[in-house]
Molecule: transfer RNA
Organism: Endomicrobium sp.
RNA sequence: GCGGGUGUAGUUUAGAGGAAAAACGUCUCGUUGCCAACGAGAAGAAUAUGGGUUCGAUUCCCAUCAUCCGCU
Numbered sequence: 001g002c003g004g005g006u007g008u009a010g011u012u013u014a015g016a017g018g019a020a021a022a023a024c025g026u027c028u029c030g031u032u033g034c035c036a037a038c039g040a041g042a043a044g045a046a047u048a049u050g051g052g053u054u055c056g057a058u059u060c061c062c063a064u065c066a067u068c069c070g071c072u
Base pairs, nucleotide, nucleotide: 001071002070003069004068005067006066007065010024011023012022013021018055026042027041028040029039030038048064049063050062051061052060
């Protein structure tokens, strides 16, 4: 330099046009003499960035950035 994959909460993933879900983690409460475990509840993502298409985009298209794989 060329081709391809991936980018969503602190972490790991789901969702693939009508608008964000789960697990783990964090915080609070309960149970226990204390921790752990268990139970109940809460907070936290304008979905990598910028454009385009659309009544409407996390989702489709383009570019850029980051990262991974391959080729030279």